[in-house]
RNA sequence: CUGUUCUUUCGGGGUAAGGUGUGAUUCCUAAUCGGUGGUAUAGCCCACGAGUCGCCCAAGGCGACAUGAUUUGGUUUAAUUCCAAAGCCGACCGUACAGUCGGGAUGAAAGAAAGAAUAA
Numbered sequence: 001c002u003g004u005u006c007u008u009u010c011g012g013g014g015u016a017a018g019g020u021g022u023g024a025u026u027c028c029u030a031a032u033c034g035g036u037g038g039u040a041u042a043g044c045c046c047a048c049g050a051g052u053c054g055c056c057c058a059a060g061g062c063g064a065c066a067u068g069a070u071u072u073g074g075u076u077u078a079a080u081u082c083c084a085a086a087g088c089c090g091a092c093c094g095u096a097c098a099g100u101c102g103g104g105a106u107g108a109a110a111g112a113a114a115g116a117a118u119a120a
Base pairs, nucleotide, nucleotide: 002119003118004117005116006115007114008113009112010111017029018028019027031100032099033090034089035048036047037046038045043088044087051065052064053063054062055061056060070086071085072084073083074082092103093102094101
């Protein structure tokens, strides 16, 4: 330094202001946010994570279903990632129709870091 196993810690942000209305942070005008790995720095390129159901005693695993969105110009060896401009998207349950409120969730996970053991 690399592989394997284990332990610990960490691991998601956001409706200002106004309008209509009995009632809306849900509608309308507008505001605002961007998990993880890869790659020239990415919400919208590729891949992963969150939900529901079924099976197995459990741990945990397997299977099924669901799973969003970008263009143009410029720089460069290289960028749908940078710069400029204009766009677009966002699970489930609840509630006056929700990415942003409340809830499952003081949860779980993609993963990240540190430590220990072990092998070459």
A computed fold for a 120-nucleotide RNA, annotated as FMN riboswitch aptamer (RFN element). Model confidence (mean pLDDT): 82 of 100. It matches the Rfam family "FMN riboswitch aptamer (RFN element)". Gene Ontology term of the family: FMN binding.